This is a predicted structure of a 265-nucleotide part of an RNA (large-subunit ribosomal RNA, domain VI) from an uncultured Clostridia bacterium.

Context: one part of a larger RNA
RNA sequence: CGCAGGAUAUUUGAAAGGAGCUGUCCUUAGUACGAGAGGACCGGGAUGGACGCACCUCUGGUGCACCAGUUGUCACGCCAGUGGCACAGCUGGGUAGCUAAGUGCGGAAGGGAUAAACGCUGAAAGCAUCUAAGCGUGAAGCCCCCCUUAAGAUAAGAUAUCCCAUGACGAAAGUCAGUAAGACCCCACAAAGACUAUGUGGUAAAUAGGCCGGAGAUGUAAGUGUUGUGAGGCAUUAAGUUGACCGGUACUAAUAGGUCGAGGA
Numbered sequence: 001c002g003c004a005g006g007a008u009a010u011u012u013g014a015a016a017g018g019a020g021c022u023g024u025c026c027u028u029a030g031u032a033c034g035a036g037a038g039g040a041c042c043g044g045g046a047u048g049g050a051c052g053c054a055c056c057u058c059u060g061g062u063g064c065a066c067c068a069g070u071u072g073u074c075a076c077g078c079c080a081g082u083g084g085c086a087c088a089g090c091u092g093g094g095u096a097g098c099u100a101a102g103u104g105c106g107g108a109a110g111g112g113a114u115a116a117a118c119g120c121u122g123a124a125a126g127c128a129u130c131u132a133a134g135c136g137u138g139a140a141g142c143c144c145c146c147c148u149u150a151a152g153a154u155a156a157g158a159u160a161u162c163c164c165a166u167g168a169c170g171a172a173a174g175u176c177a178g179u180a181a182g183a184c185c186c187c188a189c190a191a192a193g194a195c196u197a198u199g200u201g202g203u204a205a206a207u208a209g210g211c212c213g214g215a216g217a218u219g220u221a222a223g224u225g226u227u228g229u230g231a232g233g234c235a236u237u238a239a240g241u242u243g244a245c246c247g248g249u250a251c252u253a254a255u256a257g258g259u260c261g262a263g264g265a
Base pairs, nucleotide, nucleotide: 001152005163006162007161008160009159010158011157015149016148017147018146021049022048023047024046025045026044027043033038051106052105053104054103055102059100060099061098062097066093067092068091069090070089071086072085073084074083075082076081110144111143112142117137118136119135120134164264166177167176168175169174182260183259184258185257186202187201188200189199190198207253208252209251210249211248212247213246214245216242217241218240223236224235225234226233227232
C1' cells in the first nucleotide's frame, strides 16, 4: 500500500514444513510342524536403545559478589570490627534463571487408493486362463489422520462485538478540517528481546524500585557476659546476613501532554 467505511477480538484452511526408527522379554505354547534335534505364523502384554519436543518437581551442573571460612598486604589513629587488592585472591556451600546426565510426553491406532503378489467371475480361443469388460485381498511406501506455520490464498475468506452518519468549500465527483470506536507517540517494565517486534502496565494504577512479611540460601553475626596463662570455648542465638523467587504495601517513578484515526464508489 492492498483486501471498496473505520476498528478490536476469535477463527476456517488453499498451500508449506515437521514427525515416520527399532531391540529384547513374557504369554499364546514347548502348541502347530517334525522320527528327533529343534520350533513357529496369527494374537495379547511388558520393558528398553537411539532420536525428537517440552519442562526444572526430583538428581545434579552453573550460579562474577548471596552466606561462611581463610592467607599475604595496605587503609580506616590503635584494639576490636570492617573495607581495598592479590585469577571472583583461595576454599566450602548455594536462591532465581539457564541447563542434562534429570523429569514428562511422542512415533501409535484408524481410514482410503495402490505396488509386487494372491484371487473371483470370464471370453477372445466350445477347453484353459487373475484380464480383454467387470470385482476383490494386499506394504515400514502414497493420500488422510497427528504437530507447526498459514487469507498478499490479489480467488485477499468467515464469525462476534464496537463506532457512527459532523463541519467548511464545491454544480457534482471530491478535497480539507475536527472527531468516534480504536491505535500510536511518550513513560514504568519483562514471561520478550541485537535493534525492532511481542507481552504486562501507566494513578480509576501493584509496571519497576523501595519498604514489610514469607520461601529458599548460609550456618549460630556484632556487642556484652563468662571460662581459659593463651590460641580459643560457651551463653545471649537456629543467631545475623541475604541478587534475581512468592505475596502485600502508593513511599518513589509510570506526571503532564501530543499525534493519527470513519462518514461508507

The coordinates come from a structure-prediction model, not an experiment, and the mean pLDDT is 89.